[in-house]
Context: one part of a larger RNA
């Protein structure tokens, strides 16, 4: 040098992308214990005291009293606490060997398919599974506790449901058309014409189902949810006209957001000194109501931000002890 471990004046995050690591807290008793909350919880909140030996006395639970040390759970073992915010309720699940989450799943809750030899699903089929189950059932999608709530559009796709009209196969229909010829004409005897029935090609009209056009419905189905101008007795600003467009023009609540380019918006707050955090405005580039909004107590090897405690993370090193390394043998 390297790796483990162990100590350090005096500071005490000034290190760092970040307190990452370490330190610190730590049994058990007694006290005490906030916001907030679904009244369970929060909580072991926080914080504070006390532990050892002797002797009396004892209701055998302890009580008085004395005694030593730096130190009494005398060694080892044995939670760090607060505050504040996103996100997800919550216990679980996962990328076996770079990700443990905010992702999955969940109870809830909606839509929709199935009437039972269900629907779905495997398999050529028997046949199985759903299921020895029957709509308080099963399937399939979507949401994701709980609270308060879920607006407007069915124009377009898609799904119902409709059967008037258009269009629309194969199949029936067979108008007409064409080929072959028994005959018959005609003849320059070499042919030419013209032709019934048969028997073959062809095939018009007409008739013909779903679908598709069409006509309703349906958005907790896919999904969508404007634009310009003008207006109050300072100024601003626009309740409030006007005019175009559109299926309908975002409603309730959220808002620089895990969503805001301009951006380190601004205005507070906390720092001496804050692109980050909190709380607010609202000009939402490019939030928005089960692709669910908005809040939420309790959870959480979760993400940010800030505080106490503690510290060799650091000012800035020192020393120690082991092992390696290196040198000699």
């Nucleotide at each position: 040098u390297c790796a483990u471990g162990g100590c350090u004046a005096a500071g005490g995050a000034a290190c760092u992308a970040g307190g990452c690591a370490a330190a610190a807290u730590g049994g058990c008793c007694c006290u005490g214990u906030a916001a907030c909350u679904u009244c369970g919880g929060g909580a072991g909140a926080a914080g504070g005291g006390g532990c050892g030996c002797c002797a009396g006395c004892u209701u055998c639970g302890g009580c008085u009293g004395g005694c030593c040390g730096c130190a009494g759970u005398g060694a080892a073992a044995a939670g760090g606490c607060c505050c504040a915010g996103g996100c997800g309720a919550c216990u679980g699940u996962u990328u076996a060997a770079c990700a443990a989450a905010a992702a999955c799943a969940c109870a809830u809750g909606g839509c929709u398919u199935u009437g039972c030899g269900a629907a779905a699903u495997c398999g050529a089929a028997a046949g199985a599974u759903g299921a020895u189950g029957u709509a308080u059932a099963a399937g399939g999608c979507c949401u994701g506790a709980c609270a308060c709530c879920u607006g407007c559009c069915c124009g377009g796709u898609g799904c119902c449901g409709g059967a008037a009209g258009g269009u629309u196969a194969a199949g029936g229909g067979g108008g007409g058309g064409c080929g072959u010829u028994a005959u018959c004409u005609c003849u320059u005897c070499g042919g030419a014409g013209a032709g019934a029935a048969g028997c073959g090609c062809u095939g018009a009209a007409c008739u013909g189902a779903a679908g598709c056009c069409c006509c309703g419905g349906u958005a907790a189905a896919c999904g969508g949810c404007g634009g310009c101008c003008g207006u109050a007795a300072c100024u601003a600003u626009a309740a409030c006209g006007g005019u175009c467009c559109u299926a309908a023009g975002g409603u309730a609540g959220c808002g620089a957001a895990a969503u805001u380019c301009c951006u380190u918006g601004u205005c507070g707050g906390g720092u001496a000194a804050g692109u980050u955090c909190c709380g607010a405005c609202c000009u939402g580039c490019a939030c928005g109501a089960a692709u669910g909004g908005u809040g939420c107590a309790a959870c959480g090897a979760u993400c940010u931000g800030g505080g106490c405690a503690c510290u060799g993370u650091c000012u800035c090193a020192g020393c120690c002890a082991u092992g390696a390394g290196c040198u000699c043998g």